[in-house]
RNA sequence: ACGAGAAAAAGGCAAACGGGGUGAGAACCCCGGACGCAAAGCUUCGGAUCCUAACCUGCACGCAGGAAGGAUGGCCGGGUUCCCUCA
Numbered sequence: 001a002c003g004a005g006a007a008a009a010a011g012g013c014a015a016a017c018g019g020g021g022u023g024a025g026a027a028c029c030c031c032g033g034a035c036g037c038a039a040a041g042c043u044u045c046g047g048a049u050c051c052u053a054a055c056c057u058g059c060a061c062g063c064a065g066g067a068a069g070g071a072u073g074g075c076c077g078g079g080u081u082c083c084c085u086c087a
Stems, first nucleotide, its partner, number of pairs: 003086003012037002017032006035074001041080003045077003048072004055066004
């Protein structure tokens, strides 16, 4: 260096939920809070799930469907960087 995470130390992140805000929505941001996490750091490249205002089509005018597009990296895989310990 590659590999591994049993025990330990130092530090890190922060689910649900509550408050405030943004968005059409999935969802996101801030504060509190801790379920968990050794990549729960970063990245939509592949898959998965979710959303769909504007647009197109239909319409009984209520909506329905479609694709573009969007969201989740704490859904999985890939890529990439990194703390400690073991070996």

c-di-GMP-I riboswitch aptamer from Zoogloea sp. 1C4, 87 nucleotides, folded computationally. Lineage of the source: Bacteria > Pseudomonadati > Rhodocyclales > Zoogloeaceae > Zoogloea. The prediction has a mean pLDDT of 85.